[in-house]
RNA sequence: GGAUUGAGUGGCGAUGGCGUUCGCCGAAACCGCCGAAAGGCUGAUGACGCCUGCGUGUUU
Numbered sequence: 001g002g003a004u005u006g007a008g009u010g011g012c013g014a015u016g017g018c019g020u021u022c023g024c025c026g027a028a029a030c031c032g033c034c035g036a037a038a039g040g041c042u043g044a045u046g047a048c049g050c051c052u053g054c055g056u057g058u059u060u
Stems, first nucleotide, its partner, number of pairs: 010025004016051006032041003
C1' cells in the first nucleotide's frame, strides 16, 4: 500500500445552511431531463418549514 471478514460510527437522495420526516447504501447509495447531433429546459427540498443566494412581476 492492497485484499478479505466482523463490529461500530456513519453516509447518500442533480448547486448552500438548519430542523422534522421518508427512502436508500455498506464502498456502495449518489452523479437532472429532452435530443441522432447541434442545442434546449426546470429547480437551492427526496418531502415539509425556515434562513441565505439567485430569478420573475407589481408597488413605493
This is a predicted structure of a 60-nucleotide RNA (Fluoride riboswitch aptamer (crcB RNA motif)) from a Mollicutes bacterium.
Taxonomically the source falls in Mollicutes (Bacteria, Bacillati, Mycoplasmatota).
The coordinates come from a structure-prediction model, not an experiment, and the mean pLDDT is 77.
Rfam family: Fluoride riboswitch aptamer (crcB RNA motif). On this family, see Ren et al., Nature 2012: "Fluoride ion encapsulation by Mg2+ ions and phosphates in a fluoride riboswitch".
It was read from a public genome assembly, where an Rfam model found it.